The RNA shown here (transfer RNA) has 73 nucleotides and comes from Chrysodeixis includens. Lineage of the source: Eukaryota > Hexapoda > Pterygota > Noctuidae > Chrysodeixis.
RNA sequence: GACCGUGUGGUCCAGUGGCUAGGGCGUCCGACUCCCAAAUCGGAAGACAUGGGUUCGAAUCCCAUCGCGGUUC
Repeated sequence: GACCGUGUGGUCCAGUGGCUAGGGCGUCCGACUCCCAAAUCGGAAGACAUGGGUUCGAAUCCCAUCGCGGUUC
């Protein structure tokens, strides 16, 4: 340089054109408790790499750029 794959909360995943983007762990608040902690239960905050395009509608399809991984010269 060429090609392939990949990018979704702090972290690990799901979601392959249509509901308010869902779940595990974690964080914070509360309940429970004589008190504290643990466990359990309830609640909350927090994400689609960036830009553009297609479409009535895009996390999803297309293009470019960037990051990561791989194959190859």
Its Rfam family is "tRNA". Rfam classes the family as a transfer RNA.